RNA sequence: UAGUUAUCAAGAAGACGGGAGAGAUAUAGCUCUGUGAACGUCUACCAACCUGUAAAAAUACAAAGGUGGUAAAGCUAUAAGCGAUGAGUG
Numbered sequence: 001u002a003g004u005u006a007u008c009a010a011g012a013a014g015a016c017g018g019g020a021g022a023g024a025u026a027u028a029g030c031u032c033u034g035u036g037a038a039c040g041u042c043u044a045c046c047a048a049c050c051u052g053u054a055a056a057a058a059u060a061c062a063a064a065g066g067u068g069g070u071a072a073a074g075c076u077a078u079a080a081g082c083g084a085u086g087a088g089u090g
Base pairs, nucleotide, nucleotide: 001090002089004087005086006085007084008083013043014042015041016040017039021032022031023030025079026078027077028076029075044070045069046068049066050065051062052061053060054059074082
C1' cells in the first nucleotide's frame, strides 16, 4: 500500500507541558473549549480483537504482554460504502 473479515448506541480521567481551536471529509445544524481546544509526556482506568488458562466445541474466566479507547451514536442529517480500530492474507 491493496483486497478480506469482525466491530463501531455499552464502558472508562487526572497531572504536567502547550496556547486556540476541536468534534474524519463537503454542506447544514448542534455541541465542546481561556473554568484552557488540538497536540505531547506520565500515571491511572475501560474494553477484551490478538493473547493466557479450562473445554471436543459453544463458552467461561483472567489481564502479564501486543494494539485500541477514556464528551455527546462514528455528535446529528444528506452525499461518497466515506472513515476508524483489530485480526489475518498478498